Description: A computed fold for a 350-nucleotide part of an RNA from a mouse gut metagenome, annotated as small-subunit ribosomal RNA, central domain.

Context: one part of a larger RNA
RNA sequence: CUGGGUGUAAAGGGAGCGUAGACGGCAAUGCAAGUCCGAUGUGAAAACCCAGGGCUCAACCGUGGGAGUGCAUUGGAAACUGAAUGGCUGGAGUGCAGGAGAGGUAAGCGGAAUUCUGGUGUAGCGGUGAAAUGCGUAGAUAUCAGGAGGAACACCAGUGGCGAAGGCGGCUUACUGGACUGUAACUGACGUUGAGGCUCGAAAGCGUGGGGAGCAAACAGGAUUAGAUACCCUGGUAGUCCACGCCGUAAACGAUGAAUACUAGGUGUCGGGGGGUUCACGGACGCCCGGUGCCGCAGCAAACGCAAUAAGUAUUCCACCUGGGGAGUACGUUCGCAAGAAUGAAACUC
Numbered sequence: 001c002u003g004g005g006u007g008u009a010a011a012g013g014g015a016g017c018g019u020a021g022a023c024g025g026c027a028a029u030g031c032a033a034g035u036c037c038g039a040u041g042u043g044a045a046a047a048c049c050c051a052g053g054g055c056u057c058a059a060c061c062g063u064g065g066g067a068g069u070g071c072a073u074u075g076g077a078a079a080c081u082g083a084a085u086g087g088c089u090g091g092a093g094u095g096c097a098g099g100a101g102a103g104g105u106a107a108g109c110g111g112a113a114u115u116c117u118g119g120u121g122u123a124g125c126g127g128u129g130a131a132a133u134g135c136g137u138a139g140a141u142a143u144c145a146g147g148a149g150g151a152a153c154a155c156c157a158g159u160g161g162c163g164a165a166g167g168c169g170g171c172u173u174a175c176u177g178g179a180c181u182g183u184a185a186c187u188g189a190c191g192u193u194g195a196g197g198c199u200c201g202a203a204a205g206c207g208u209g210g211g212g213a214g215c216a217a218a219c220a221g222g223a224u225u226a227g228a229u230a231c232c233c234u235g236g237u238a239g240u241c242c243a244c245g246c247c248g249u250a251a252a253c254g255a256u257g258a259a260u261a262c263u264a265g266g267u268g269u270c271g272g273g274g275g276g277u278u279c280a281c282g283g284a285c286g287c288c289c290g291g292u293g294c295c296g297c298a299g300c301a302a303a304c305g306c307a308a309u310a311a312g313u314a315u316u317c318c319a320c321c322u323g324g325g326g327a328g329u330a331c332g333u334u335c336g337c338a339a340g341a342a343u344g345a346a347a348c349u350c
Base pairs, nucleotide, nucleotide: 003322004321005320006319007304008303012318014200015199016198017197021193022192023191025088026087028085029084031082033081034080035077036076037075038074039073040072041071042070048066049065050064051063053061054060091190092187093186094185095183096182097181098180103176104175105174106173107172108171109170110153115147116146117145118144119143120142124135125134161168162167205246206245207244208243209242210241214240215239219235220234221233222232257317258316259315260314261313262312265295266294267293268292269291270290271289272288273287276285277284278283299306300305323350324349325348332343333342334341335340
C1' cells in the first nucleotide's frame, strides 16, 4: 500500500458555511470519449509453454507452433458512464396561510437578597464534628423605616422548548435568523458531501478603559494533624460583570461525522393538522407530519449494549486509526502581546 476498522479496545475533525474534487432523480433522441465485439499491422532475438529432434541419457543445443494480457489503424454495437439537445416532477427550493419557542442583538423596566444610614432595643452574635480566629457596651445580632450600588433572575420548571455547535431562563419594546404544519400556485435536478479556505466557538487567561454587591484562585489568620504549604472556619486580592480587541482550547461527550432510502411493535411527552365517533364549556378515542424520551423484535455486537433519533440493511463523500513507552515531547514552520496553540518525528527501550 492493501485489507480491516473508528460508542467503551488505537481511531469522528469542537461546530457551521462553502471552493476544487468525488458522487448524483425520471423518461426520450442522436453522438460514440470510456465500454464491448470483429479484422489488419505491429508486439526483435534469446527466455517461457507445447510438439517432435541432435549430442549413448540428462543438463545443454537446435526446429516448428503457441503465448506475448499491449499499441495503432479500421468496421460494427449502444445497455451502462460521459458530453449534447429539448422535456418531466417525485429530490431540492420559492410562494401563500398559520401557530410554537430560555434562537440572536440592542434599549428600557421590576422585585427578592446582600450592604450602608437612622429609629427601637440589650448582651451577645457568628461559626463548627467540637472550637477558635472574627464582629459586639464606641451598642452588634434581631426588628422597623429610608438610601445606594452591582450581580443573578426564586416559584412557573418539565429525561419540557430553541439553537450548527459552544450555548440560551424575570418582564416589555424594537430589529432579526431558523425550524415546523397545511396548501400545491411557481422554478425544474437547481442535489449530497466537502481537501484547502472562511466564520463561529464554554471556562480560564491576556491588552486598554470602566465597574466591583456577592462569591472567590493567590495571600493572611484560626482549627485539625505526627506534619497539614490541604479538606473545615474567619477574612481577602486578581478574577467573576461591561465595552472593544486577542486567545482557539475542554470528558468542546451521545466519548457515536454528514446525507438519503429501507427494516415488527408498545408507551410517554412537545409543536402543528384535517376528518370520523362521542360530546358539545371544553375535552376523550383513533389517524398524519415534525421533534424529544423509555421499553422491545429481527439484525448487529468481544461483551456491555444498540435497536426507525441504529451501533441493523445499503449507497455517496469527508475526517481519522495501524503495539506500549519515549511523546502530543524535540526540531523546523505557521499563528499569538504573552500564556501558548496548530502541525508533528526519531534514537532508544519493552
The full RNA is in RNAcentral, with records from SILVA.